RNA sequence: GGGCGGAUAGCUCAGUUGGGAGAGCGCUGCCUUCACGCGGCAGAGGUCACGGGUUCGAGCCCUGUUCCGCCCA
Numbered sequence: 001g002g003g004c005g006g007a008u009a010g011c012u013c014a015g016u017u018g019g020g021a022g023a024g025c026g027c028u029g030c031c032u033u034c035a036c037g038c039g040g041c042a043g044a045g046g047u048c049a050c051g052g053g054u055u056c057g058a059g060c061c062c063u064g065u066u067c068c069g070c071c072c073a
Base pairs, nucleotide, nucleotide: 001072002071003070004069005068006067007066010025011024012023013022019056027043028042029041030040031039049065050064051063052062053061
């Protein structure tokens, strides 16, 4: 230098036809317990890496950049 994959909640990750942003764990509150843990209920938490474009509408499509991993030279 070229090619491929990835970047979504604190962590690990879904999101498969472009229209609802989600799961598990973690966190907070309540219930339960003498207490802790387990369990139950409820809740908080998001610049979907960043810029631009297409579209009525973008996590998803197009383009550029940054970072991480792999391969080729």